[in-house]
Formats: sequence, structure tokens, C1' cells
RNA sequence: GGAGCGUUAGCUCAAUUGGCAGAGCAGUUGACUCUUAAUCAGCGGGUUGUUGGUUCGAUUCCAACACGCUCCA
Repeated sequence: GGAGCGUUAGCUCAAUUGGCAGAGCAGUUGACUCUUAAUCAGCGGGUUGUUGGUUCGAUUCCAACACGCUCCA
């Protein structure tokens, strides 16, 4: 320098021909009894990497850029 993949909640990851952004863990509140804590039930937490484009509508499609990984040179 070139190619491919990836970037979504604090962490790890989903999201079915484009149509209301979710789960587990963590955090927090309550219940409970087996009490360094476990179990159960709630709650909060997101400009979906950035900037544009297409569209009635974009996490999803297109372009550029940033960062990470892999391969080629």
C1' cells in the first nucleotide's frame, strides 16, 4: 500500500425480504432464608464508531473517514 471482517447498554453479544433497539452478566430496589452470599421478582442504563447519501421510514442499503483483528504485498 491492497483485500476481507468487525464497531449496538458498563462487559459479552443478538436484532427473521429496511417497519416501536433486545438478551445474559454487572448495577440498583424489593421479597425470601440457606446471610462474605444464594434464589425469586422488578427498575434504570443506548445520538446503534463519525460524517454524509438513498428512502415515507436505516442497526440493516451506498460513500468517505476513524479504530480493532486477519490475510496479501